[in-house]
């Protein structure tokens, strides 16, 4: 130069000017004021309210080993499988001899299977040839046979397949076949070494071979109380509604503070609607540095960065480029995961060519 692989960053830039919100400010006015996902609401927490002696069930999740974190189904490293000529990616990655289910077309056969093509046809059958013997145009023994391929015997090979009950060679054999042997895969068990550990490597030994799915049910281990900011709280006033007083005068009657209703006077009064609180400072951010491979952590220094409730974040001018995508907070946080024009920086692979 090409083609690719990881990690990172920004995603119109500056000014003027009218409006919006929130904050100071007595005022003039000043200052702030959407995002890397705010989005999906898929995990984790945080707060918060109700549940609740203690365990178990079911429900649902999560699943390799060390770390890291408040904590994850998240990160970070390492293993171990798969994928790539590599850089690298991708994996819910226990456990299928506990047990039930399921493998669709295609194929002769799909599970402790099966024989379409082939391959044999030793052995029987049947044909031919020789020969013996009989009641001799036939029949029956005996022997051969480079014939049929009828019984039947094979799974080497070909063919379907995602997958067909080990590979490669040789013994053997009618043909073959872990039927047997030998070296390899791989499983199982013992040992011994690396290694915190998964796991990985060397030896011995043993049957020859054991199908795949468990994000089908299921077993095994750990996990797990519900609901969510419309959570929840406060305030004032006042409706319904209740109490207390026995303060009035009335009515019942077994004439007293015994009873009813009516007025009176105090108190208590849920929910919605109104008003504040929850509300934004925070497991915050930015910079150096030390520890770690890293994820992440300490130290010190600087910052402060929307808080709204009919819900603000805009229009409009002027200059410039590469003419500008996906998108817009509503309690906060860390992850996933998605959708996204376009531009940048760092490291690294492969190919080419030329010094």
């Nucleotide at each position: 130069c090409g083609a690719g692989c990881c990690c990172g960053u920004c995603g119109g830039a500056c000014g003027g000017u009218c409006g919006c919100a929130g904050c100071c400010g007595a005022a003039a006015g000043g200052c702030u004021g959407a995002g890397g996902a705010a989005a999906g609401u898929c995990c984790g927490g945080a707060c918060u309210c109700c549940a609740c002696a203690g365990g178990g069930c079911a429900c649902g999740g999560u699943g390799c080993u060390g770390g890291a974190u408040a904590g994850c189904u998240u990160c970070c490293a390492g293993g171990c499988g798969g994928g790539g000529a590599g850089a690298c990616c991708c994996g819910a990655c226990g456990g299928a001899c506990a047990g039930u289910g399921c493998a669709g077309c295609a194929g002769a056969g799909a599970g402790c299977a099966g024989a379409c093509c082939g391959c044999c046809g030793a052995u029987g059958g049947c044909g031919c040839c020789u020969g013996g013997c009989c009641u001799c145009c036939g029949g029956u023994c005996a022997g051969g046979u480079u014939g049929c391929a009828c019984a039947g015997g094979c799974a080497a090979g070909g063919g379907u397949g995602a997958a067909a009950c080990g590979g490669u060679g040789g013994u053997g054999u009618a043909a073959g076949a872990g039927a047997c042997c030998a070296c390899c895969a791989g499983c199982g068990u013992c040992g011994c070494c690396a290694g915190c550990a998964a796991u990985g490597g060397c030896g011995g030994c043993g049957g020859c071979u054991a199908u795949g799915c468990a994000a089908a049910c299921c077993c095994c281990a750990c996990c797990c109380g519900g609901a969510g900011c419309a959570a929840g709280g406060c305030c004032a006033a006042g409706c319904a509604g209740g109490g207390a007083c026995c303060c009035g005068g009335u009515c019942g009657c077994c004439c007293g503070c015994c009873g009813a209703a009516c007025g009176g006077u105090c108190c208590c009064g849920g929910g919605u609607a109104g008003g504040c609180c929850g509300c934004u400072c925070g497991a915050g951010c930015g910079g150096u540095u030390c520890g770690g491979c890293a994820a992440c952590g300490g130290a010190c220094c600087g910052c402060c960065c929307a808080g709204a409730u009919g819900g603000a974040u805009g229009g409009c001018c002027g200059u410039c480029c590469u003419c500008g995508a996906c998108a817009g907070a509503a309690u906060c946080c860390g992850g996933c995961u998605u959708a996204c024009a376009g531009a940048c920086g760092g490291g690294c692979u492969c190919g080419a060519a030329g010094c």